[in-house]
RNA sequence: AGAGUUUGAUCCUGGCUCAGGAUGAACGCUAGCGGGAGGCUUAACACAUGCAAGUCGAGGGGCAUCACGAGGUAGCAAUACUUUGGUGGUGACCGGCGCACGGGUGAGUAACGCGUAUGUAACCUGUCCUUUACAGGAGGAUAACCCGGAGAAAUUCGGACUAAUACUGCAUAAAGAUAUAGUGAGGCAUCUCACAAUAUUUAAAACUACGGUGGUAAAGGAGGGGCAUGCGUAACAUUAGCUAGUUGGGAGGCUAACGGCCUACCAAGGCAAUGAUGUUUAGGGGACCUGAGAGGGUGACCCCCCACACUGGUACUGAGACACGGACCAGACUCCUACGGGAGGCAGCAGUGAGGAAUAUUGGUCAAUGGGCGAGAGCCUGAACCAGCCAUCCCGCGUGAAGGAAGAAGGCGCUAUGCGUUGUAAACUUCUUUUUCAGGGGGAUAAAAUUCUGUAUGUAUACGGAACUGAAGGUACCCUGAGAAUAAGCAUCGGCUAACUCCGUGCCAGCAGCCGCGGUAAUACGGAGGAUGCGAGCGUUAUCCGGAUUUAUUGGGUUUAAAGGGUGCGUAGGCGGAAGAAUAAGUCAGUGGUGAAACCCUGCAGCUUAACUGUAGACUUGCCAUUGAUACUGUUUUUCUUGAGUAUGGUCAAGGCAGGCGGAAUGUGUAAUGUAGCGGUGAAAUGCUUAGAUAUUACACAGAACACCGAUAGCGAAGGCAGCUUGCUGGGCCGUUACUGACGCUGAUGCACGAAAGCGUGGGGAUCGAACAGGAUUAGAUACCCUGGUAGUCCACGCCGUAAACGAUGAUCACUAGCUGUUGGCGAUACACCGAUCAGCGGCAAAGCAAAAGCAUUAAGUGAUCCACCUGGGGAGUACGGCCGCAAGGCUGAAACUCAAAGGAAUUGACGGGGGCCCGCACAAGCGGAGGAACAUGUGGUUCAAUUCGAUGAUACGCGAAGAACCUUACCUGGUCUUGACAUGCAUGUGGUAGAAGCCUGAAAGGGUAACGACCUCGCAAGAGGAGCGUGCACAGGUGCUGCAUGGCUGUCGUCAGCUCGUGUCGUGAGAUGUUGGGUUAAGUCCCGCAACGAGCGCAACCCCUGUGUCCUGUUGCCACCCUGAAAAGGGGGAACUCUGGACAGACUGCCCCGCUUAAACGGGGAGGAAGGUGGGGAUGACGUCAAGUCAGUAUGGCCCUUACGACCAGGGCUGCACACGUACUACAAUGCCCGGUACAAUGGGCCGCAAACCAGCAAUGGGGAGCAAAUCCUAAAAACCGGGCCCAGUUCAGAUUGUCGGCUGCAACUCGCCGGCAUGAAGCUGGAUUCGCUAGUAAUGGCGCAUCAGCUACGGCGCCGUGAAUACGUUCCCAGGCCUUGUACACACCGCCCGUCACAUCAUGAAAGCCGGUUGUACCCGAAGCCGCCAAGCCAACCGCAAGGAGGCAGGCGUCUAAGGUGUGGCUGGUG
Repeated sequence: AGAGUUUGAUCCUGGCUCAGGAUGAACGCUAGCGGGAGGCUUAACACAUGCAAGUCGAGGGGCAUCACGAGGUAGCAAUACUUUGGUGGUGACCGGCGCACGGGUGAGUAACGCGUAUGUAACCUGUCCUUUACAGGAGGAUAACCCGGAGAAAUUCGGACUAAUACUGCAUAAAGAUAUAGUGAGGCAUCUCACAAUAUUUAAAACUACGGUGGUAAAGGAGGGGCAUGCGUAACAUUAGCUAGUUGGGAGGCUAACGGCCUACCAAGGCAAUGAUGUUUAGGGGACCUGAGAGGGUGACCCCCCACACUGGUACUGAGACACGGACCAGACUCCUACGGGAGGCAGCAGUGAGGAAUAUUGGUCAAUGGGCGAGAGCCUGAACCAGCCAUCCCGCGUGAAGGAAGAAGGCGCUAUGCGUUGUAAACUUCUUUUUCAGGGGGAUAAAAUUCUGUAUGUAUACGGAACUGAAGGUACCCUGAGAAUAAGCAUCGGCUAACUCCGUGCCAGCAGCCGCGGUAAUACGGAGGAUGCGAGCGUUAUCCGGAUUUAUUGGGUUUAAAGGGUGCGUAGGCGGAAGAAUAAGUCAGUGGUGAAACCCUGCAGCUUAACUGUAGACUUGCCAUUGAUACUGUUUUUCUUGAGUAUGGUCAAGGCAGGCGGAAUGUGUAAUGUAGCGGUGAAAUGCUUAGAUAUUACACAGAACACCGAUAGCGAAGGCAGCUUGCUGGGCCGUUACUGACGCUGAUGCACGAAAGCGUGGGGAUCGAACAGGAUUAGAUACCCUGGUAGUCCACGCCGUAAACGAUGAUCACUAGCUGUUGGCGAUACACCGAUCAGCGGCAAAGCAAAAGCAUUAAGUGAUCCACCUGGGGAGUACGGCCGCAAGGCUGAAACUCAAAGGAAUUGACGGGGGCCCGCACAAGCGGAGGAACAUGUGGUUCAAUUCGAUGAUACGCGAAGAACCUUACCUGGUCUUGACAUGCAUGUGGUAGAAGCCUGAAAGGGUAACGACCUCGCAAGAGGAGCGUGCACAGGUGCUGCAUGGCUGUCGUCAGCUCGUGUCGUGAGAUGUUGGGUUAAGUCCCGCAACGAGCGCAACCCCUGUGUCCUGUUGCCACCCUGAAAAGGGGGAACUCUGGACAGACUGCCCCGCUUAAACGGGGAGGAAGGUGGGGAUGACGUCAAGUCAGUAUGGCCCUUACGACCAGGGCUGCACACGUACUACAAUGCCCGGUACAAUGGGCCGCAAACCAGCAAUGGGGAGCAAAUCCUAAAAACCGGGCCCAGUUCAGAUUGUCGGCUGCAACUCGCCGGCAUGAAGCUGGAUUCGCUAGUAAUGGCGCAUCAGCUACGGCGCCGUGAAUACGUUCCCAGGCCUUGUACACACCGCCCGUCACAUCAUGAAAGCCGGUUGUACCCGAAGCCGCCAAGCCAACCGCAAGGAGGCAGGCGUCUAAGGUGUGGCUGGUG
């Protein structure tokens, strides 16, 4: 410090997500040790049990208990019992002090609660310190104890006795308090201080060891508190008004003290947009986490403050409380009970239950520190110090170190005789001993305190000496010994993000933070091996900050991405021209105070180190006070003129309002002319019209709108404004520079204006025209089109208040190159022209800006001021609430839930029922077909044991198949074989072996038996080896799957003219340029131009066939001339011709003319030529597309089968048939059919062959066999032509089907072949919608040949020759394609994308008659305890009084206030429905 994710790719905007740090954490797996910290975040839920606040006998009376002494009794004694407060002590009691500290919790509280800084001249303060003064003399009670009573108990009542440092008078007293007036000083309004005066008033307690301690009053101090004030302190405005003790006053009361704190009276105030009031949430701070910082989040532990103590209320005592372990009352809950009545409060420490993802021991000690009491010893102290539990966090250490290659074994992987990796890892050798275990040693915390004692001086005090006291703990630590011994896991490995392979699984199981993985070859799932990261931990989850400049003060934006208010006026507010003076609020500087400690940072130090701790410093950016500075801002004041305004003179315009007038058009009415249609449309119809329309003419009326001029012209703030004219009225601009003197800019709330539509009332109503009606269109047509037509459109008045109210661009001011057009003024002498003149309205463009498009003095540039608005998409401008409105609706304006995008600009493609240009049998023009029939063939479907498999729009369907009766054959049924029908290797066996006639069985295959019976090499032979065969092991085999794992080949776009690259240049970039443009071509063919210049693959050419000629070659081909023979073929011969098959020539817009042109080219004509503009045909198929086709042609990865998914055999099937489609064939006839006659080819094929002549047969065919391995022989034409018949008829057309008789091939024609003869003689008379081929030797038509092949289903396929046309105006349309351009929300690319309803399920939210809660007001009722007030006839010790009685007090009663409760009525809010 960034990264991933929107796209085919790019730039931007923008959200989501990740990497970091942190935690009082939790969960999963794992776990050796030590140190230091931390440990109910939830139910302020309920609590069993124990402990957490007592102490003082030097305050007191006593004396239960304990000890001692003394006495007594019993006993020899020990001892027991008993008496005695005599002593030590001391339960309970009276009294003093403490219990208001310490400890806990965070419910409440948005507050002077907290923080900070002040004030208190408005106050208090026990204990402590300093100082001063004092303490005289009386009195009456009461608890305990004793007696009696009530009660279950808690407890309580009565009687009697008694003490005090308990209580009460009296005396004394001022420097205290109160009152009065005085002097001086000070201050801050009230006032304060000092001094002195008068009057009134107020106190005490004793104990003692005789040292002292304690007591009372006053002053001061210290420490602690109370109160008040400035500033700071959460969210919501969908909370905008709140307030009657409310705000103030003088008076009284209360209090330690000020104060409406309380009371009565008087006044009517007080708070609030700088956010009152209300609602919700929350203890605050020091600090902690994060961050570069500014900030954001948090408020555990530790420290400070506050609040609370079961819930609510209340006071008492006291220096201090409205009191956690006190009291009273009310309430809820729990417990005890004899049912009458009582008891209780862990948010103290442990602990229990409950809740929860979750948080510890019913531990030790007062040794230290601290607290209470005490003179002290001491007692108490769950404060505290320690220990226990927990990897909860931080820190440290260890689990060994060095050597060690046969690179062991095993595992895993691979291209697999082997290699790689695990891996120096292990084994093994040597070393060490932190840790562990065993044994031993061993502090500090204590120089205490205390007691005793010594010295100094003086019993204090200080300083010595001695004794004694340790929970932690026999711990930390140290020494010795033993022994590598006791000690490693977790997560991850597709990218982000370090780390890769195998197997399993097969959109399943699963993963996932985001993007996303998984549908048979998953580095993403699960396992394994390996690797990476961290390490006694590692991951996950939750939360916070960061990254996020993604709320932007630092540090963002608003033309199009989210975002400028519709416009103006203007209030508050913010900001504001020039010069001088004063001031010193802001600002700046110095100084002082404060900013607790801890924490953070730095230095040093202590634990072996670190964490941790100690110490010192720095910091604490703040607040207050004070002294100064005066540039800037503010304030006050004096001036100024340039901002702003006024005046004056001109000028401009559809600016506004009101009135008047005008013509054209439209409609209607009347009259007239006139006759059959008009009108309307793509075409029609509805409609109008013989009752006279439309059209035309005249007149009249009505309402609305103003042609031409008219214009990126004008005016206005915007909305908006258009005939002419009058009146009223607003404004701009220009000239002059007289006046005012900053009067300015912006503008929340507010006010006003505000198109169209709409609403209300009343008019008006010509045109147009929502709704509506009819007619069309259409699958439908609630539309577009047509005919009508209501509201409305118009006017007046009143509402509404919104628009893509747009320049999608807020207002104002200043600055920053230009060129050009135009509007209104001005200047120069002027109507031309000019102007660096002012104000507008436009175009182009520099710098600059911008993501780009673009903007560019009319900024989206550079700056300043103010306002408005934005913060991912959807939900949603919706819901709820509020305000406005007659309504429609408007303004304000969320959340749940959901997605990982949504979006802007530009790029390349693709697409468009967008445009331009151009091609193609694409259309058109023609010719002939298909679609109807029958048959053939292929396919679908169906059937079947099987009807094997594949091909399926174009680009499958007479396709793979150039040939299924068996075979083929892959399918089915049945019968068989298992190293196999076929290959190789190894081991072993065999020598009458391999083979095998024959026989048995069988459908065959196969099985069984078996006469006979081989081969090669060496060797004389015996024999050995081989081959063969058998057995066994490796393996064979598979037309089984995957063409979406592949190679190769092929189809198609398309023989279309395209597809790219290098360098350069342009662009942030994807990309562009080149390849676009102007011409031209069949062509990216060529030319010209050009930020491009070149190049490659394609095009063309080079190749083959064909068309002409020349040369060469002459057999099997040829035969003109000569000879011969002739019926003919031929022969001798010839080398001329045809022909054969090799070479060469030839054609290039090359030549000429005309047209056109810059050129390239093109058009027309001509010469020559066999051929003329690519002569015709073929081969040749760019980058790529369709996951196109093929694993069944072959090859091949992976998977699968292995006595079968392999192999053999027989039979069957691939030919099955209600049907549908494709492709062909034959026809429907006379341009024909039949019969007879008679010509002319080419390509080919032939020995398992072609076969002649001749013979037989009606024929298929048979016999026959010459000739021919072929320019020699054989196979061989038809249409045409000539002659005859048929005469339009289902026929002398057509030939299906069927019967029968034959022929041929073959082991075999039943399923299931072909051919022939005779007989039979079906449909069919030119074919609906629609559709196919073809542009010349083509279509059409005629026959011939070949491959496959025993034969054939061939009417198919591939070739050959014969005969031989018609038409093309043209490119509007259909289809396909190319180039340029344009739009796009498409990119799987229009077979795209995408919208809405409906159905079902699920989730979230709103509304809903109501129902049930919570909370908070308000009115009234009732009203405990208690303070206060009043009364007090009852009761009473202290004082007065001889007494009666009084003073005083108390019980009791009444009243105000008041918690809880009740009744009614509101607000807010939740749940449910």

Description
The RNA shown here (small-subunit ribosomal RNA) has 1473 nucleotides and comes from a metagenome. The prediction has a mean pLDDT of 84. It matches the Rfam family "Bacterial small subunit ribosomal RNA".